Predicted 3D model of a 72-nucleotide RNA (transfer RNA) from Vulpes vulpes. It matches the Rfam family "tRNA". Its family is annotated with triplet codon-amino acid adaptor activity in the Gene Ontology. Rfam describes the family as follows. Transfer RNA (tRNA) molecules are approximately 80 nucleotides in length. The family's RNA type in Rfam is transfer RNA. The sequence is in RNAcentral, with records from Rfam.
[in-house]
RNA sequence: GGGGGUGUAGCUCAGUGGUAGAGUGCAUGUUUAGCAGGCAUGAGACCUCAGGUUCAAUCCCUGGUACCUCCA
Numbered sequence: 001g002g003g004g005g006u007g008u009a010g011c012u013c014a015g016u017g018g019u020a021g022a023g024u025g026c027a028u029g030u031u032u033a034g035c036a037g038g039c040a041u042g043a044g045a046c047c048u049c050a051g052g053u054u055c056a057a058u059c060c061c062u063g064g065u066a067c068c069u070c071c072a
Stems, first nucleotide, its partner, number of pairs: 001071007010024004018055001026042006048064005
């Protein structure tokens, strides 16, 4: 320098053109003499950035950027 892939909740990951879920973690309550564990409830991401297509974009297209990987 070129090809490919990934970027979504604190972390690990789903997801689909109609304003997004799970596990774990966190908070509260309950259970216990207490802790752990169990159970219930709740908070938490407008989806990497910019532009385009569309009535509508996290999803499709273009470019940028960070990381991973392959080639040179």